[in-house]
Context: one part of a larger RNA
């Protein structure tokens, strides 16, 4: 830069996050079930026992061990859910991005005043009903304040 001025929406082209997806492939802390080492403890303990008790020296009894069974139990199998991250054909709007398209909605009574709520309708800004503000321009009127 002052209307030859500001401006709004859609579509188009470039970037860059994000949501949405049929799914795919992680990570994490728990549940049930199923399995289940080492020990600890619980019970058994017909085999096996120096020390302690008895004994007729054969053995016997106490206690101890092996073995065996159970509780708990570390890992490990199966399931079926929970939080959670990455991926994902297409997809939906966002932001930004000197000179791309359509139109002209807003701003001045912006040429139908404009806005809000609502509901219906269009390429798009938007229009159209209903109700609502004045933060509407112009012109009379009428009340009421001030001087």
């Nucleotide at each position: 830069c002052a209307c030859c001025g500001c401006c709004c929406g859609u579509c188009a082209c470039g970037u860059c996050a994000c949501g949405a997806a049929a799914g795919c492939c992680g990570g994490c802390a728990a549940c049930g079930c199923c399995u289940g080492a080492a020990g600890c403890c619980g019970g058994u303990g017909g085999g096996c026992u120096a020390a302690c008790c008895c004994u007729u020296c054969g053995g016997g009894g106490a206690g101890g061990c092996a073995g065996c069974c159970g509780u708990c139990g570390a890992g490990g199998g199966c399931g079926g859910g929970g939080c959670u991250g990455g991926u994902g054909a297409u997809u939906g709007g966002g932001a930004c991005g000197a000179a791309g398209u359509c139109g002209u909605a807003a701003c001045a009574a912006g040429g139908u005043a404009g806005c809000c709520g609502u509901a219906g309708c269009g390429g798009a800004a938007g229009c159209u009903g209903c109700g609502g503000c004045u933060g509407g321009a112009u012109c009379a009127c009428c009340u009421c304040c001030u001087u």